[in-house]
RNA sequence: UCCGGGGUCGUCUAGCGGUAGGACACAUGGCCCUGGACCAUGUAACUUUGGUUCGAAUCCAAACCCCGGAG
Numbered sequence: 001u002c003c004g005g006g007g008u009c010g011u012c013u014a015g016c017g018g019u020a021g022g023a024c025a026c027a028u029g030g031c032c033c034u035g036g037a038c039c040a041u042g043u044a045a046c047u048u049u050g051g052u053u054c055g056a057a058u059c060c061a062a063a064c065c066c067c068g069g070a071g
Stems, first nucleotide, its partner, number of pairs: 001070007010024004018054001026042005047063005
């Protein structure tokens, strides 16, 4: 320099244009002699900018960052 893949709660991971979900963790309550475990509830996220669309995490373009390959 070129090519390909990726960026979503604190972490990991789903989501083939229409309410962003799950697990772990965390908080509160229950249970328990205590701890742990278990049960219930809750908080919390789409890398940035523009475009398409009634509507974008999703499609398009550029930028930034990460991974792999070629030279």
The RNA shown here (transfer RNA) has 71 nucleotides and comes from a Patescibacteria group bacterium. RNAcentral records the identical sequence in 2 taxa. The RNAcentral record of the sequence draws on ENA and MGnify. Model confidence (mean pLDDT): 80 of 100.